RNA sequence: GGAGUCGGGCAGGCAAUCGCGGCUUUAAUUUAAGGCCGAGGAAAGUCCGAACUCCACAGGGCAGUGUGCCUCGUAACGCGAGGGAGGGGCGACCCUACGGAAAGUGCCACAGAAAAUAUACCGCCUCGCCCUGCGAGGUAAGGGUGAAAAGGUGCGGUAAGAGCGCACCGCGUCGCUGGCAACAGCGGCGGCACGGAAAACCCCACACGGAGCAAGGUCAAAUAGAAAAGCGCUCCCGAAAGGGAUGUAGGAUGGCCCGUCCGAUGCUUUUGGGUAGACUGCUGGACUCCUGGAGCGAUCCAGGGGCUAGAUGAAUGAUUGCCAUCCCUGCUUUGCAGGGAAACAGAAUUCGGCUUAUGGCCGGCUCCGGCG
RNA sequence: GGCGACGUAGCUCAGUCGGUUAGAGCGUGGGAUUCAUAACCCCAAGGUCGGUGGUUCGAUUCCACCCGUCGCUA
Repeated sequence: GGAGUCGGGCAGGCAAUCGCGGCUUUAAUUUAAGGCCGAGGAAAGUCCGAACUCCACAGGGCAGUGUGCCUCGUAACGCGAGGGAGGGGCGACCCUACGGAAAGUGCCACAGAAAAUAUACCGCCUCGCCCUGCGAGGUAAGGGUGAAAAGGUGCGGUAAGAGCGCACCGCGUCGCUGGCAACAGCGGCGGCACGGAAAACCCCACACGGAGCAAGGUCAAAUAGAAAAGCGCUCCCGAAAGGGAUGUAGGAUGGCCCGUCCGAUGCUUUUGGGUAGACUGCUGGACUCCUGGAGCGAUCCAGGGGCUAGAUGAAUGAUUGCCAUCCCUGCUUUGCAGGGAAACAGAAUUCGGCUUAUGGCCGGCUCCGGCG
Repeated sequence: GGCGACGUAGCUCAGUCGGUUAGAGCGUGGGAUUCAUAACCCCAAGGUCGGUGGUUCGAUUCCACCCGUCGCUA
């Protein structure tokens, strides 16, 4: 100097003037003046998890959905941290949708002899014959096809071969050691074998009610306490009102079943009409900052400080000056002067993550080349 | 802000690891027929299956993310 890889920040700042929204003080009841605060790292996508509200007093099972190595963190998560295994890279580092294929069912096109307890096309060996070939037997080491072909390499053995035997690796199983664990190492035994894929159905382990602030609550107002159809209207006391019992038809509980609850002048379905106003929910939080401690870390504990938008056709803006960042040019290297640029993009209940879009800056590490 | 669907030929739509062939109708072009046109008949062309990645030997189809269109919501 170049190429790469990982991590951490920032997203302009200050002041003045004018204009908006909220809260608050003084005055005042027409209103005026002052003070404080006022879009994001993703506010986005709506992919996950919750808080909160209602169904609602809300249980059990089946189906269904989701997650999937181990340990820890967290309110929780499909998220984060640390580790293990497999794979990629010269390396720094990166990726993983990572339980199970001897529980079962299904699939592996075409090619190929044969695609799973699945073969003999070419080939090799032996024997025979009508001997430039054919037939019988043996074989799966070599070749071909394919993404994948009855573990791999080497030696021996054989008619030729084959874990047929041996050594090493691989696989299975048992034991010991280390580790909380996933796993790793060492040793013994076994020739051991029916491959791949579960982002195929499935099996195993764990988790799971639904809907969502347009949820919900309060007030005011208005209309037609409208019309039609279906089902149901049981028993006792009582003069009646009413009370008691049963709990029908029907309804609610994400789907189904059981259970539970509502329900006897009740329930279901359809048609039609009124209302679209105001207040609340609405911002004090699993909040944030500093210091110390524990931990590899994510995080946690203790002490001290702070209050930071709440709009509702939707505020948070405009102008000027200075400074900061970046780029270009010139000069005098430190530095100075001039000019220019500044991305993605706007809160709508709130929070913890993931994903996507994007402009600068800082730092660590790796590799390559050159110089000293 | 929230909830739910869709994207395939010029147009309207089927199809979807439920396996290695992408189809139907209309439209377009040509042929045949007719005095001529239409109808009917025959033939042909026309396709990044919205985009990018992943799983798999192979993806329109399975999965993840992104883009666009539409519907509902006191």